[in-house]
RNA sequence: GGUGGGAUAGCUCAAUAGAGCAACCAACCGACAAUUGGGAGACCUGGGUUCGAGUCCCGGUCCCGUCA
Repeated sequence: GGUGGGAUAGCUCAAUAGAGCAACCAACCGACAAUUGGGAGACCUGGGUUCGAGUCCCGGUCCCGUCA
């Protein structure tokens, strides 16, 4: 340099934007842990298409594989 794939919550993943763990609040306990209940939290970035984009198109950044 060519080519394929990827970037979503603090972490790992899924797509009707949801789950598990973590964090926070409460209950329980003499206290901690465990357990139970509750609320909050995210689409890498800039544009485009569309009534409507995490999903489709273009540019950028970063990561992984592969070829040279």